[in-house]
RNA sequence: AUCGAAAAAGGCAAAACCAGGGAGACCUGGUGACGCAAAGCCAUGGACCCAAGUUUAACGGGUAGCCAGGCUGCCGAAU
Numbered sequence: 001a002u003c004g005a006a007a008a009a010g011g012c013a014a015a016a017c018c019a020g021g022g023a024g025a026c027c028u029g030g031u032g033a034c035g036c037a038a039a040g041c042c043a044u045g046g047a048c049c050c051a052a053g054u055u056u057a058a059c060g061g062g063u064a065g066c067c068a069g070g071c072u073g074c075c076g077a078a079u
Stems, first nucleotide, its partner, number of pairs: 001079001003076002011036002016031006034065001040071003044068003047063004
């Protein structure tokens, strides 16, 4: 460097439920673990989702646990 062990230490936390926020997608906290070696961070390209009294849906909003890309990073068996 690659790689990711029936390894060790440490980490994150799906669904569901509870409380709060939001028009909504969804977010935050608690409980909880389906999973994750970047499931750490960034909406840059694509994708999907949302639509306030109604329709349209972007130059708006959301998803980083959909894919790609960028930045950063713990451990160390085998190669």
The RNA shown here (c-di-GMP-I-GGC riboswitch aptamer) has 79 nucleotides. Of the family's consensus pairs, 95% are formed in the model.